[in-house]
RNA sequence: CUUAUCCAGAGUGGCUGAGGGAACAGGCCCGACGACGCCACAGCAACCUGACCGCGGCUGGCCCAAACGCCGGCGAGCCAAGGUGCUACUUCCUGCCCGGUAACCGGGAGAGAUAAG
Numbered sequence: 001c002u003u004a005u006c007c008a009g010a011g012u013g014g015c016u017g018a019g020g021g022a023a024c025a026g027g028c029c030c031g032a033c034g035a036c037g038c039c040a041c042a043g044c045a046a047c048c049u050g051a052c053c054g055c056g057g058c059u060g061g062c063c064c065a066a067a068c069g070c071c072g073g074c075g076a077g078c079c080a081a082g083g084u085g086c087u088a089c090u091u092c093c094u095g096c097c098c099g100g101u102a103a104c105c106g107g108g109a110g111a112g113a114u115a116a117g
C1' cells in the first nucleotide's frame, strides 16, 4: 500500500503501584475493594497453515442383481495441532459529509485495530 472484518464471544493468579479506556478535544466510564502494564496459566474466536485426506460431502473408475467394498480426484464444510489475534464499556460514544423537522436515529467518510498478501 491492497483486500476482508470490527454491536457476538472469552478471566483467574502473581508482580507492580497511579493513572487508564490509541492521539487531540468534549462526554461517559474503569481505578488504592489495586485499574493500566508485565508474567504464568486458562479461555474465546476462526484470518492463515492444516494430516502421504482424520471426519463428513461431491465426483470418476472397478466389482456387483443391488448394496457393501476397492482405487482415484476435488475443496465449499468440520476438526487435532500450529502462526497470529483477542478476553470492561459497539473500535466506549461523538468530532467531517448526507438523509429523516428537534431530541434522537440511520448511512457514509476519515482515523485506528487485526489478519492475509
Stems, first nucleotide, its partner, number of pairs: 001117006011041005019030003024095004042087003047083003054078002057074006091111001096108005
RNAcentral holds the sequence, with entries from MGnify. A computed fold for a 117-nucleotide RNA from a soil metagenome, annotated as SAM riboswitch aptamer (S box leader). The prediction has a mean pLDDT of 77. Rfam family: SAM riboswitch aptamer (S box leader). About the family: The SAM riboswitch is found upstream of a number of genes which code for proteins involved in methionine or cysteine biosynthesis in Gram-positive bacteria.